[in-house]
């Protein structure tokens, strides 16, 4: 350079047009002398960035970024 593949919450992920879900993590409660383990409640991302399409986009199109792979 050139091809694919990814980009969602503090991590790992789901979600594939119709107001984002789930595990770990956190945090506040009960339990316990205390810590753990259990249990119950909250909080937490408007979806890499910018433009088209459409009533309606995290999902589709384009163009950048960034990470990963192949190929030269």
């Nucleotide at each position: 350079g050139g091809g694919c593949u990814u980009g969602u919450a503090g991590c790992u992920u789901a979600g594939c047009a119709g107001u984002a879900a789930a595990g770990c993590g956190u945090u506040u409660c009960g339990u316990u002398c205390g810590c753990a383990a259990c249990g119950a409640a909250a909080a937490g991302a408007c979806c890499c960035u910018g433009g088209g399409u459409u009533c309606g986009a995290a999902u589709c199109c384009c163009a950048g970024c960034a990470a990963g792979u192949c190929c030269a």

Transfer RNA from a Candidatus Nanoarchaeia archaeon, 72 nucleotides, folded computationally. Its mean pLDDT, the model's own confidence on a scale to 100, is 83.